[in-house]
RNA sequence: CUCUUAUCCAGAGAGGCGGAGGGAACGGCCCGUUGAUGCCUCGACAACCAGUAAGUGAAUUAAAUAGAUUCGCUGACCAGGUGCCAAUUCCGACAGACGGAUGUUCUGGGAGAUGAGAG
Numbered sequence: 001c002u003c004u005u006a007u008c009c010a011g012a013g014a015g016g017c018g019g020a021g022g023g024a025a026c027g028g029c030c031c032g033u034u035g036a037u038g039c040c041u042c043g044a045c046a047a048c049c050a051g052u053a054a055g056u057g058a059a060u061u062a063a064a065u066a067g068a069u070u071c072g073c074u075g076a077c078c079a080g081g082u083g084c085c086a087a088u089u090c091c092g093a094c095a096g097a098c099g100g101a102u103g104u105u106c107u108g109g110g111a112g113a114u115g116a117g118a119g
Base pairs, nucleotide, nucleotide: 001119002118003117004116005115006114007113008112013042014041015040016039017038021031022030023029026092027091028090043085045083047082048081049080051077054074055073056072057071058070059069060068061067089111094108095107096106097105
């Protein structure tokens, strides 16, 4: 970088450096010299993976509704691997439903982000 798949209305900031743009891209709307974005340190959070108390389903074994093993589901806890700590992915953008409607709401898609797996 590409592919597959899951999730994206929850959660969580202080200090230092630095000095102008930043929030992916377009429009909007925000954040920012009362110092943002970024980088570093420490701290936090807990979505995925891993671990795990407990509960539970199936299969196998078994004389057995016991026990054991394997696989699955739920999962308190934990913080090892990633991730993350303005705004729902900040909102929209494309298609459809509703509608008189350029508006509102909803559904789906696209794009993006992150995890897991593969190349």
Predicted 3D model of a 119-nucleotide RNA (SAM riboswitch aptamer (S box leader)) from a Chloroflexota bacterium. The model forms 90% of the base pairs in the Rfam consensus. The prediction has a mean pLDDT of 79.